[in-house]
Context: one part of a larger RNA
RNA sequence: CUUCUACAUGGACAAAAAGACCCCGUGGAGCUUUACUGCAGGUAAAUAUUGUUUUCAUAUUUUUUGAUUGUCUAGAAUAGGUGGGAGCCGCAAGGCAACCUUGUAAUACCACUCGUUGAAAAAUGUGAGACUUACUUAAUCCCGAUGAAUACUCGGGAGAGGAAUGUGUUUGCUGGGCAGUUUUACUGGGGCGGUACCCUGCUAAAUUGUAACGCAGGGACACAAAGGUUGGCUUUCCGCCGAUGGAAAUGGCGGUUUAAAGCGCAAAGGUUUAAGCCAGCUUGACUGCAAGACCGACGGGUCGAGCAGGUACGAAAGUAGGUCUUAGUGAUCCUCCGAUGCACAAUGGGUGUGCACGGAGCUUAAUGGAUAAAAGCUACCCCGGGGAUAACAGAGUAGUCGCGCCCGAGCGUCCAUAGCGACGGCGCGGUUCGCUACCUCGAUGUCGGCUCAUCACAUCCUGGCGCUGAAGAAGGUGCCAAGGGUCGGUCUGUUCGCCCGUUAAAGUGAUACGCGAGCUGGGUUCAGAACGUCGUGAGACAGUUCGGACUCUAUCCUGUAGAAG
Numbered sequence: 001c002u003u004c005u006a007c008a009u010g011g012a013c014a015a016a017a018a019g020a021c022c023c024c025g026u027g028g029a030g031c032u033u034u035a036c037u038g039c040a041g042g043u044a045a046a047u048a049u050u051g052u053u054u055u056c057a058u059a060u061u062u063u064u065u066g067a068u069u070g071u072c073u074a075g076a077a078u079a080g081g082u083g084g085g086a087g088c089c090g091c092a093a094g095g096c097a098a099c100c101u102u103g104u105a106a107u108a109c110c111a112c113u114c115g116u117u118g119a120a121a122a123a124u125g126u127g128a129g130a131c132u133u134a135c136u137u138a139a140u141c142c143c144g145a146u147g148a149a150u151a152c153u154c155g156g157g158a159g160a161g162g163a164a165u166g167u168g169u170u171u172g173c174u175g176g177g178c179a180g181u182u183u184u185a186c187u188g189g190g191g192c193g194g195u196a197c198c199c200u201g202c203u204a205a206a207u208u209g210u211a212a213c214g215c216a217g218g219g220a221c222a223c224a225a226a227g228g229u230u231g232g233c234u235u236u237c238c239g240c241c242g243a244u245g246g247a248a249a250u251g252g253c254g255g256u257u258u259a260a261a262g263c264g265c266a267a268a269g270g271u272u273u274a275a276g277c278c279a280g281c282u283u284g285a286c287u288g289c290a291a292g293a294c295c296g297a298c299g300g301g302u303c304g305a306g307c308a309g310g311u312a313c314g315a316a317a318g319u320a321g322g323u324c325u326u327a328g329u330g331a332u333c334c335u336c337c338g339a340u341g342c343a344c345a346a347u348g349g350g351u352g353u354g355c356a357c358g359g360a361g362c363u364u365a366a367u368g369g370a371u372a373a374a375a376g377c378u379a380c381c382c383c384g385g386g387g388a389u390a391a392c393a394g395a396g397u398a399g400u401c402g403c404g405c406c407c408g409a410g411c412g413u414c415c416a417u418a419g420c421g422a423c424g425g426c427g428c429g430g431u432u433c434g435c436u437a438c439c440u441c442g443a444u445g446u447c448g449g450c451u452c453a454u455c456a457c458a459u460c461c462u463g464g465c466g467c468u469g470a471a472g473a474a475g476g477u478g479c480c481a482a483g484g485g486u487c488g489g490u491c492u493g494u495u496c497g498c499c500c501g502u503u504a505a506a507g508u509g510a511u512a513c514g515c516g517a518g519c520u521g522g523g524u525u526c527a528g529a530a531c532g533u534c535g536u537g538a539g540a541c542a543g544u545u546c547g548g549a550c551u552c553u554a555u556c557c558u559g560u561a562g563a564a565g
Base pairs, nucleotide, nucleotide: 001565002564003563004562005561006560007559008558010557011556012555015551022386023385024384025383027382028381029378030377031376032375035181036180037179038178039177041174042173043172044171045170046169047168048167049166051131052130053129055128056127057126058125059124060123061122062121063120064119065118069115070114077107080113081112082111083110084109087096088095089094135161136160137159140158141157142156143155144154145153184196185195186194193213197219198218199217200216201215202214220367221264222323223322227282228281229280230279231278232277233276235260237255238254239253240252241251262271263270265328267326268325269324286309287308288307289306292303293302294301295300298368311320312319313318334361335360336359337358338357340356341355342354343353344352393440394438395436396435397434399433401429402428403427404426405425406424410420411419447522448520449519450518452514453511454510455509456508457507460485461484462483463480464479465478466477467476468475487501488500489499491497528546529545530544531543532541533540534539
């Protein structure tokens, strides 16, 4: 060195299981509820089955009847109203009226009539009761059938209940008991937060356009004048003067470059020939069109000379189809409104429907709007996928971290540098926490302990040296050095840490935070259960607590021991 045997498991990102974690799917299922929509069920009413009642009460209407009854003030005084009325009652006496007065209205007497109140009758309704023949039958009893039976069962009756119950139909309310579903997307993983449409500036790289959870701000209107036209005017700021009057109110004078002011509202552009400010008259904030352009994938958005009609202002030329401009918004369906015209199953009328024209109703704001109508939990979970995307490890990076160097203000009694060293600057390392999401989701097992370790040196001890604020001893701080060494315990799953007792010392790191096809399984991280807290609830919690399956077979490389050649 080759071959073989036995053994050990470091590697073959070993084997096994299309990852249970995480995300995604307009995937599924189970569960919850004050998600949505339904369905059983419950409940209430009406009605049918459903009949009788002069028993009572009550309400309304009609009729009859009797009587009571009608008070502002004034007026003898408690005047319901209208018409007639000069008389009426009585043997008489006499009384009441008229006359007069008061008052809006005048009384005796006659007639009609209104309101209040009592009684009776009828009709209708309601409520309370009663009845029995529909209907029901749980008590108790009797008869019959069957039977061994007094059991069970069936049939009939007495009895009991009774127009109720039950049932059908219609309607309202309730209704996770049950069912079907919904529960958006973007996202430096997902969730939480934020955002989703429109406008302005920058990013934007001198046309246009251009992304990000890039940097800054606004809008979802307003105005009958803040529109049109004609005419006129010039702001702001500064200086000076001037009662109260001040830095700043209103007045006068002057000034400059210019435009810094103003323009309903954000920003940008524009603007004095004004688009700004004031006044007069007004409605073009028109009807019918439109050559021609610009932007957009399209839906669509924007500009527009000019023609016809009629109009406002202006002497006229002319200007005017809203506002200095760019935001101030919503498709289709459906429903409604308006004036006219047309069409509709032979024809005429009515109603209705459709079409043409003009309008209205959407925070359809997830704003190109899935439906008129929709929230959650899953650790009981499942499927399809993803290293397109997180948690471990690796990689990249080095803000953070560790170590070093430069400068030297200052501390160090004095003295920058024995020992320290502000403010700053320059590096190295790749042990922390991060960031990125590059290999791995058809699986790279995750903390700590045990076992066994190998390496680095930025050295804890032992060795050799320098400086010292080194007298000696003991130290401090540097330089060289990796040969060897580097403890036992209490508590805790702990690494760590505190503490106890030692030691020459009880080093710092790397090795998939070395090592689970070597062990363990205390922690974390399934299913059970409980507490606290949160949630209406299903359930949830880098909160806690008890419990909880770690896979006999080694092919190759590697390693150890051995044998043969």